[in-house]
Large-subunit ribosomal RNA, domain IV from a Minisyncoccota bacterium, 335 nucleotides, folded computationally. Its Rfam family is "Bacterial large subunit ribosomal RNA". The coordinates come from a structure-prediction model, not an experiment, and the mean pLDDT is 82.
Context: one part of a larger RNA
């Protein structure tokens, strides 16, 4: 290293009963709270018995049942195989999934709610396309984002931001239609010998210039939150006192509702009261100036359920006072 045993005590150990140890072992027969969705919880808990032989009883015979004898350490007598339990609390309802190889969980999923898109050559997905999934389906359907059993609810704010509508008016591109100048070039008149000038005379032309017309968008108008969010401050006031149900005042789109809160959130903090312990920075109930809960990034409950996590008890043991002894095995070193 793998086992095994231990006086007296029994978790004094330690981050924590980690490991070990006990104990139960889906037999029979008793008995089984609390809570609960009524199913459950539950093999809750906890107690009894179990071989074999004899006799009664009962039978067709048996088995159960009743008495009594008797062996062993022990009677499911082997081997295999086979969850210690209770009282709380948190979190997730729940079986389920994950980080192959340091995390199995309170992470992911879930059924159930909910919101938005899709009217069918749907939406949305892949392709460059053809074309395929979508579906041989059609809103009780398909996609996509929240939430996450269930019970009770889900408050206020459309000012930002996204969305949806919506069309008066402001803004706005490229082409493309017109329109003008301006250059460039022809032609015509008129003067002139000409060369050229002049013509409100007539064409062509520039992927140039200006100007005009024209679409969503955006400004703009409204609406939307189980969309992205976000939910104040100062002063004063009651017949001890101490707080204010009241009042004033500024700001804001509105100023946190109903639950709950020193909490998986509380810094100050080991908050303060109560309970447990002789003693308790953990735990449990309360209180509430919440440094900085909160209502589908969902709020609070909650019986089942959990190789989760806190905190207490029984049992139980070399975890521990403290260590001590065996038995194998592996390594070194010495022979």
């Nucleotide at each position: 290293g793998u086992c095994u045993u231990c006086a007296a005590g029994g978790a004094a150990c330690u981050c924590g009963g980690c490991a070990a140890a006990a104990a139960a072992g889906c037999a029979g027969c008793c008995g089984u709270a609390a809570c609960u969705u009524c199913g459950g919880a539950a093999u809750a808990a906890g107690g009894c018995u179990c071989g074999c032989c004899c006799u009664c009883c009962c039978u067709a015979a048996a088995a159960a049942g009743a008495g009594g004898g008797u062996u062993g350490c022990a009677a499911c007598a082997a081997a295999a195989g086979u969850u210690u339990c209770c009282c709380a609390a948190g979190c997730a309802a729940c079986u389920g999934u994950u980080u192959a190889c340091c995390a199995a969980a309170a992470a992911c999923a879930c059924a159930g709610c909910u919101c938005c898109c899709u009217g069918c050559g749907a939406a949305g997905u892949c392709g460059c396309a053809a074309g395929a999934c979508g579906a041989u389906g059609u809103a009780u359907a398909g996609g996509g984002g929240g939430u996450g059993a269930c019970a009770c609810c889900u408050g206020a704010c459309c000012a930002a931001u996204g969305c949806c509508a919506g069309a008066a008016g402001g803004u706005c591109a490229a082409a493309c239609g017109c329109c003008g100048g301006c250059g460039g070039u022809g032609c015509c008149a008129u003067a002139g010998c000409a060369a050229u000038a002049u013509g409100c005379g007539u064409g062509c032309u520039g992927g140039a210039c200006g100007g005009u017309g024209u679409a969503a968008g955006c400004c703009c108008u409204g609406g939307u939150g189980a969309a992205u969010g976000u939910c104040g401050g100062c002063c004063g006031u009651a017949a001890c006192u101490a707080u204010a149900a009241c009042g004033g005042u500024c700001c804001u789109a509105a100023g946190g509702u109903a639950g709950c809160g020193a909490a998986a959130u509380u810094c100050c903090u080991u908050g303060u009261c109560u309970g447990g312990u002789a003693a308790g920075u953990u735990c449990a109930g309360a209180c509430g100036c919440g440094c900085a809960c909160g209502a589908a990034u969902g709020g609070u409950g909650u019986a089942a359920u959990g190789a989760c996590u806190u905190g207490g008890g029984a049992a139980c043991u070399g975890u521990c006072u403290c260590g001590a002894a065996g038995a194998c095995c592996c390594g070194c070193u010495c022979g």